[in-house]
About this RNA:
The RNA shown here (small-subunit ribosomal RNA) has 1525 nucleotides and comes from an Acidobacteriota bacterium.
RNA sequence: UUCUUGAGAGUUUGAUCCUGGCUCAGAAUCAACGCUGGCGGCGUGCCUAACACAUGCAAGUCGAGCGAGAAAGGGGCUUCGGCCCUGAGUACAGCGGCGCACGGGUGAGUAACACGUGGGUAACCUGCCUCGAAGUGGGGAAUAACACCGGGAAACCGGUGCUAAUACCGCAUACGAUGGCGGAGUCUUCGGAUUCUGUCAUGAAAGGAGCAAUUCGCUUUGAGAGGGGCCCGCGGCUGAUUAGCUAGUUGGUGGGGUAAUGGCUCACCAAGGCGACGAUCAGUAGCCGGUCUGAGAGGACGGUCGGCCACACUGGAACUGAGACACGGUCCAGACUCCUACGGGAGGCAGCAGUGGGGAAUUUUUGGCAAUGGGGGAAACCCUGACCAAGCAACGCCGCGUGGGUGAUGAAGUCUCUUGGGACGUAAAACCCUUUCGACAGGGACGAAACCGCAAGGUUGACGGUACCUGUAGAAGAAGCCCCGGCUAACUCCGUGCCAGCAGCCGCGGUAAUACGGGGGGGGCAAGCGUUGUUCGGAAUUACUGGGCGUAAAGGGCGCGUAGGCGGCUCGCUAAGUCGGAUGUGAAAACUCUGGGCUCAACCCAGAGCCUGCAUCCGAAACUGGCGGGCUAGAGUUCUGGAGGGGAAAGCGGAAUUCCUGGUGUAGCGGUGAAAUGCGUAGAUAUCAGGAGGAACACCGGUGGCGAAGGCGGCUUUCUGGACAGAAACUGACGCUGAGGCGCGAAAGCUAGGGGAGCAAACAGGAUUAGAUACCCUGGUAGUCCUAGCCCUAAACGAUGGAUACUUGCUGUGAGGGGGAUUGAAUCCCUUCGUGGCGAAGCUAACGCAUUAAGUAUCCCGCCUGGGGAGUACGGUCGCAAGGCUGAAACUCAAAGGAAUUGACGGGGGCCCGCACAAGCGGUGGAGUAUGUGGUUUAAUUCGACGCAACGCGAAGAACCUUACCUGGGCUCGAACGGCUGGUGACAGGGGGCGAAAGUCUCUUUUCCCGCAAGGGACAUCAGUCGAGGUGCUGCAUGGCUGUCGUCAGCUCGUGUCGUGAGAUGUUGGGUUAAGUCCCGCAACGAGCGCAACCCUUGCUCUUAGUUGCCAUCAGGUCAAGCUGGGCACUCUAAGAGGACUGCCGGUGAAAAACCGGAGGAAGGUGGGGAUGACGUCAAGUCCUCAUGGCCUUUAUGUCCAGGGCUACACACGUACUACAAUGGGCGGUACAAAGAGUCGCAAACCCGCGAGGGGGAGCCAAUCUCAAAAAGCCGUUCUCAGUUCGGAUUGCAGUCUGCAACUCGACUGCAUGAAGCUGGAAUCGCUAGUAAUCGCUGAUCAGCAAGCAGCGGUGAAUACGUUCCCGGGCCUUGUACACACCGCCCGUCACAUCACGAAAGCCAGUUGUACUAGAAGCCGGUAAUUCAACCGCAAGGAGAUAGCCGUCCAAGGUAUGACUGGUGAUUGGGGUGAAGUCGUAACAAGGUAGCCGUAGGAGAACCUGUGGCUGGAUCACCUCCUUU
Repeated sequence: UUCUUGAGAGUUUGAUCCUGGCUCAGAAUCAACGCUGGCGGCGUGCCUAACACAUGCAAGUCGAGCGAGAAAGGGGCUUCGGCCCUGAGUACAGCGGCGCACGGGUGAGUAACACGUGGGUAACCUGCCUCGAAGUGGGGAAUAACACCGGGAAACCGGUGCUAAUACCGCAUACGAUGGCGGAGUCUUCGGAUUCUGUCAUGAAAGGAGCAAUUCGCUUUGAGAGGGGCCCGCGGCUGAUUAGCUAGUUGGUGGGGUAAUGGCUCACCAAGGCGACGAUCAGUAGCCGGUCUGAGAGGACGGUCGGCCACACUGGAACUGAGACACGGUCCAGACUCCUACGGGAGGCAGCAGUGGGGAAUUUUUGGCAAUGGGGGAAACCCUGACCAAGCAACGCCGCGUGGGUGAUGAAGUCUCUUGGGACGUAAAACCCUUUCGACAGGGACGAAACCGCAAGGUUGACGGUACCUGUAGAAGAAGCCCCGGCUAACUCCGUGCCAGCAGCCGCGGUAAUACGGGGGGGGCAAGCGUUGUUCGGAAUUACUGGGCGUAAAGGGCGCGUAGGCGGCUCGCUAAGUCGGAUGUGAAAACUCUGGGCUCAACCCAGAGCCUGCAUCCGAAACUGGCGGGCUAGAGUUCUGGAGGGGAAAGCGGAAUUCCUGGUGUAGCGGUGAAAUGCGUAGAUAUCAGGAGGAACACCGGUGGCGAAGGCGGCUUUCUGGACAGAAACUGACGCUGAGGCGCGAAAGCUAGGGGAGCAAACAGGAUUAGAUACCCUGGUAGUCCUAGCCCUAAACGAUGGAUACUUGCUGUGAGGGGGAUUGAAUCCCUUCGUGGCGAAGCUAACGCAUUAAGUAUCCCGCCUGGGGAGUACGGUCGCAAGGCUGAAACUCAAAGGAAUUGACGGGGGCCCGCACAAGCGGUGGAGUAUGUGGUUUAAUUCGACGCAACGCGAAGAACCUUACCUGGGCUCGAACGGCUGGUGACAGGGGGCGAAAGUCUCUUUUCCCGCAAGGGACAUCAGUCGAGGUGCUGCAUGGCUGUCGUCAGCUCGUGUCGUGAGAUGUUGGGUUAAGUCCCGCAACGAGCGCAACCCUUGCUCUUAGUUGCCAUCAGGUCAAGCUGGGCACUCUAAGAGGACUGCCGGUGAAAAACCGGAGGAAGGUGGGGAUGACGUCAAGUCCUCAUGGCCUUUAUGUCCAGGGCUACACACGUACUACAAUGGGCGGUACAAAGAGUCGCAAACCCGCGAGGGGGAGCCAAUCUCAAAAAGCCGUUCUCAGUUCGGAUUGCAGUCUGCAACUCGACUGCAUGAAGCUGGAAUCGCUAGUAAUCGCUGAUCAGCAAGCAGCGGUGAAUACGUUCCCGGGCCUUGUACACACCGCCCGUCACAUCACGAAAGCCAGUUGUACUAGAAGCCGGUAAUUCAACCGCAAGGAGAUAGCCGUCCAAGGUAUGACUGGUGAUUGGGGUGAAGUCGUAACAAGGUAGCCGUAGGAGAACCUGUGGCUGGAUCACCUCCUUU
């Protein structure tokens, strides 16, 4: 300088941060499936059964190597038998040569020098081809074809006879070559290689074509090119639950074998070789160039194309050949298929097509050798399913089209709708254009150069009448798929109602579903779109780049130490690592860039880059390593000194418990929450004395000491380990860590032998309890103790591996050393090691850690990778056993977790309040009655309300009505109302019939306004229609209203600050208050809703006003009386004002707020009472007050009417009334209110009635009149403790009143009757002063009906020490596994269903080891008496070869016995998951016995108990330390 280059989201929670898994968005694909489908180009196409294959084709060629050699047809002749010519030296076959080892297929096997890469071959081969050298002479003997004979069904075979060669065999020659014996040189890895040279020996050949020139061959040889063989370094899978493997094994010597090295093979000798840097074994797999993904590093893959390898039905074997142990060759064995005359034979598509089969799934039994390439040939040419093309398939990539412009009445239609409208939508129609692709018609290639021929010239295209070009007609023939809750782009209606269904994750659906299904609309992609599978990515979720381990998963229980890894200062050498340069290689294709060719692109071509690697050579020397030398700071040794529960052994001691003996002594002791079991009159407990025995060592004792950890505590002695301090000297890196290994290792437990006081699993008994296999109590055995030996685990913890270095501080304490002053002690300062606390920076998710790091760094080891299953199963190993160590998977879930936050909760703590308790007074619960509710009953007993906060509640009043319920009878535009259309002029009213009424039938009577009229309007009614109506459902769709916590003191916000954040702060703290009331302090400062005050009423005074109220004074007057004049002073009335504010004084307090006391005052600290109810909670209550969404109903769930019911009655509960009596009842007399109501009313006087009441009707629309009498009280009298002169229920009779009507079912009156009840069990309610208690009065509702409700006044108490306890509430704090918030959460057994897994007598299958047996074909070896043309020999015979036979090796097979893997298995074991099953309550709060860990015993189960350990325990107290003063 250039190029390239990295995105996250959803899901654990009430919320937060973190950890952590799951899931998604991307790209890719040899794909498949679903829906859909116009065209073209270029590619690709059995991933499964290396399963089985019908049929055709896929390797032949050469007559210019050789011999033989037709026929049909044509022509001619003929004696008609045939012959000749041609066909033709053709076809067919044979001998011979070359090829068939290439090309093509497949990936089974193979974890290997198979592959990749780089080397070696001085250890090798190489047909055809190229270049060079030298030759090619002369002979011989056969054989196939053919002919004849024979065998066989066939395949094929045998015999006899003839013949040729570039077939075969001798001989000659030998430039090279090879071998032997010599000489000289060069190189060398010292083994050898190579060059020159002398000599000896051995070994060749073939001819064909041509008139010829010549050419093609042949032989020997050298070199080259290309190809191959062998060897080596390095590299690339998984498992250690595979740790040991190996006898030709490792090496040597010598034979053999091969083209060649080599145990390749054999004989002998030696005993080696491999392995934790992973041998062996098991599983999986062809390898690579590359492909996909990725920012990269990596990860996954190896299909098409290219290189290599392996295989060719399975196994074995060789032959031929330059090359094979040979896909379309041979032999043998096996399985399978086919033919057969049953005797025997034939076959191998993993070549191209194709078939069956398997499978989710993969094509035509096509054309051509025109091109490229291959084989043969001198060539023409032949052959070539290699190849080139076409066909099928949206399988992939790329390109194109399905039209373009204008077009608002925003058409119709559809969807929606708040009924106005909106959307599809310029979309369509319509008008104007264009014509790609397709259709039709015409023209029409490149690919072709070769080849033949002297030349001229001729000839060759499968694709293909294709590409391409031109023309014609006409918008004409051409769009789907997925999605629309979030992630993720895109919303509404209807249907459905936890159903049907969806779903990648979170999750939707239980009547208003943007999540299901459909419609409309929208979004995305597009000839495709989705789904499924797979790979990489995201995933820093295996972390080399690039993670972690105190509490989330994760530090080994601790040490010693082997291998390994890492390692102080300095000098020199080296050059393995490292760095630089050069050379070679890293095939092509691919990839990137540039350029080019098909109209573009995909695709193709060219050039460059790249191929990050390996090898060799040269150079550098800082660092690491190696070698050598030196140093002392690391490490160690020596000396001196003190500290210590460090370890082992032996001995000794006192206190206490228990037991025994004896004494004293008497009735209890012991134990608990309370008891009981137990012990004790046979003398316990208590107490004294003596004795026995075992175990443990008070005080000192301490976040004090020692030790590696576990752990260690009376005293003394012996032996022994380590650390520390001080001062020097010495060694000279001797160090750190440490996989395996070895040792130590609490408690419990085991074995053997002792011992046994106390304690104490198990066990027994007693309690507790619903139960109590527990907690508590009484006993009690193993054990606890010792010796010897095992076990080897713990919350073995600082939940924190070891070592070294560095990084502000303060302050305790233990063991040393030094210093100052000082007589000394104490104290102070410095320093080393240890051990604590608090804190800076820094780190951390936070909590927290912080020179004893969890900070900053280096080195080494161990360990983690979601939860459950599970520290389980199987295997191995250790152990006497218990069990330990190592340590999975299937399956299942979307979480499991850590820290912190806000709440809520606690049988946690602190503070405070409330008629919360306590102190009091009176009740309820018992009786009778009333009333409400439950239950029951009923035709109906209408409905709602259900802890507080339903139950004298809705209902301030059910005989009809009300009324909603039941029975029965009616009506259907309807009982009431609106709009529109049409009819009528009525309807109502009156009379009559039926009827229980409603109703129905019928008779009769009967409008108004404007206008001349027609007609219109109003009103009424009838018919039709659109709305009606519903106390039908949903208060869990809602509004409104209400209850409740609670008139409790709280609930929040803005800004600021703190915290990553949820959040905190403020609002906490110290005081104070009724109060978050106020004061002070404070990183807070302010503010809002609540509190308080403002409002009403009551208590005092004043002012104003003075009737209907009042009457002091004056006058009149009455039986009496504000009755009258008068007055408005008082009372009162009703309007206004004042008054109370801790204002004043004293004290306490912090110079505060405030509290206590006092004065004054009618009233004093909120004077009393009322109204007033924060944010919110309870899906609280109400759809039956009203309103209202949705649903349901419409001759009924609407509406009218009569009667009935809501009033029932074995019973249970709530709330009241009346009582049980003498503080009382009865009778008589007598006094004093307040607040109300009244014309559809209150009703006086007076009369009648015992009375309810009746008659009467003055007055009053009311400070005037009336209701109206207040009652308790007071005075007097009687009753005398009794079921009564208490009590009044119940019942009978007779009445009154209201009302259409008192039977069901009203109230009241009189007379008579006279029940229960003698003060109420457990339990429970109200009330703190004008209150409780008690007494009456009034009102609403209402025709009538009040013991209820709402008000009013009269009389008028007691008690509160106090906050321990019960209940409720507020604040702070603490724990939490709760957040639907303790009515929470949650554990285990059992039962049922289902799933996967383990064990199991066995059974089955596969792979494999070992031993033995077996031994086909074949090579090799032996033999060869059989047989044989070539050479020798006249011949016999020989040389040589050979059938056969024998032997070694060896495939299949067989037998026996192991190992491993898989399947299956009666039964069995635990595990997972399931709906609201059963039993308990283990854990989370102190979870009600703190929990947990290890271990042992016990038990239905969670669990319980013993023993040791841990805090990851609350609470209180104390100690120590720290902080502040």
Notes: RNAcentral holds the sequence, with entries from ENA and SILVA. Its mean pLDDT, the model's own confidence on a scale to 100, is 85. It matches the Rfam family "Bacterial small subunit ribosomal RNA".